[in-house]
RNA sequence: CCGUGCUAGGCGGGGAGCCCGUGGUGCCCUGUACCCCCAAUCCACGUACGGGGGGCUGAAUUCCUGCCCGAGGCCCGGGCCGCCGCACGGCAGCGGCCCACGUGUGACGUUGAGGGUCGGGUCCUGCGCAACGGGAUCUCGCGAACCGAGUCAGGUCCGGAAGGAAGCAGCUCUCAGCGAGCCACUCCCGUGUGCCGCAGGAACACCUGACCCGAGCCACCGUGAGCAAGUGCGCCGAGCGGCGACGGGGUCGACGGCGGGUGCACGG
Repeated sequence: CCGUGCUAGGCGGGGAGCCCGUGGUGCCCUGUACCCCCAAUCCACGUACGGGGGGCUGAAUUCCUGCCCGAGGCCCGGGCCGCCGCACGGCAGCGGCCCACGUGUGACGUUGAGGGUCGGGUCCUGCGCAACGGGAUCUCGCGAACCGAGUCAGGUCCGGAAGGAAGCAGCUCUCAGCGAGCCACUCCCGUGUGCCGCAGGAACACCUGACCCGAGCCACCGUGAGCAAGUGCGCCGAGCGGCGACGGGGUCGACGGCGGGUGCACGG
C1' cells in the first nucleotide's frame, strides 16, 4: 500500500420557551435527515445530550475537532420616523355668537316700517264668590229591661175610712244613636276646579288696546372687524406612557466553506 472481517462512532442540528438545571415531546429556523412505542397539571436524567425495542452504515464525502461565513432566534439602551392613549400650552381654519358696511338679491312697508310711553292679558300669592265633594243643620221613620218623661191595669205601701204615695209590664213621647230623604235654606271643612271678582307681586318673553314720533325694516349673500380654546371639528408645540418599522451594540447559532485528527484482527 492492497484485500477480508470487526469495533468506537454515526443515521440530523440549532433558537426561544418550560425547568433548580440538562435533554425530549409541543413552537420557530435550517433543509432531507432509518423504523416502532411513550410523554405538558408530561416523560427521562443529575454536569446531564430522553427512555425501551429493532435495523443500516462504519474508519472517512459520512466520525471527532479548530477557524471563517452566516439563515434565524433572544437581550440591551438610546437616536430618528410613524401610530395610539393621557394630561398641558398656544392658534380663530371650519362650525358657533355678535357688530358694521353694501349701486347685491328677495319679501313687507305712509291702507304706517321701526321705535317710544301708558295700560290689559298669559304667570305667582292672598282673600272673596261660584262649582264639586264630605259633614252638621233640616224632614221622616226606628229608637231606653232598671239607672228618661207622661199615663200607669194588676199587684205593693200608708190610713178606721175618705183618700193618698211610690211604681213594674203595657201604651204614648223622647235622649244618645241608627237608617232613609233633602240638599230647599244656613254653617263648617276640603280641592291637580274656574272664559268670575278684589288686592298685591314677578317678568319684560309673547299677545293685545290707546297715544306720540314718522321711513325704514327683515331674510339670504358678500366684505371687514370682534368674542369664545372651561362647548364641537381641526392645526402647531413641548411632556409622559405604549406599540411598530429602520439603524446600533451584545449573545447563541443551522446550512455551507477551509484545515487538522481518529482504530483492531488476519492474509498478501